[in-house]
Molecule: c-di-GMP-I riboswitch aptamer
């Protein structure tokens, strides 16, 4: 130096459950706490998969509201595959 690698040291990130807070939600921030993590560091680009406010299509109904379907323009990198970076190091 390298990689379908990962023995040991520092050191790193924080799932679920509680509490606040944003939201329509689905999920995000903060606090607490570790279940797991070698890219759980960063990107929503591809393919999943949540969720449906707001469009739209029915239906009740009757100009008011509910109901249901469809849809992402929300969201998830800790689902997966790419792009970019990038820490130590035994055999």
């Nucleotide at each position: 130096a390298u990689a379908u690698u990962g023995a040991a040291a520092g050191g790193g990130c924080a799932a679920a459950c509680c509490c606040c807070u944003u939201g329509a939600a689905a999920a995000a921030g903060g606090g607490u706490g570790a279940c797991g993590c070698a890219a759980a560091g960063c990107u929503a680009g591809g393919a999943g998969c949540c969720u449906a406010a707001a469009g739209u299509a029915c239906u009740u109904a009757a100009u008011a509201a509910a109901g249901u379907g469809c849809c992402a323009u929300g969201g998830u990198u800790g689902u997966c595959c790419g792009a970019c970076u990038g820490c130590c190091a035994c055999a």